[in-house]
Molecule: transfer RNA
Organism: Bacilli bacterium
RNA sequence: GAUAUCAUCGUCUAGCGGCCAGGACAGCAGUCUCUUAAAUUGUUAACGAGGGUUCGAGUCCCUCUGAUGUCA
Repeated sequence: GAUAUCAUCGUCUAGCGGCCAGGACAGCAGUCUCUUAAAUUGUUAACGAGGGUUCGAGUCCCUCUGAUGUCA
């Protein structure tokens, strides 16, 4: 320099163009307990950035940023 793949809650991860963006762990608040832990109930929290297509984009297209791989 060329090219491919990936980027979603704090972490890991699911997501047929129409889902309230789901789950697990973690966090917070209850219940229980003499207390803690465990158990259980509830709850908070996310689509890398900018454009485009579309009635509608996390999903399709382009550019950029970052990570990883391959070739030179």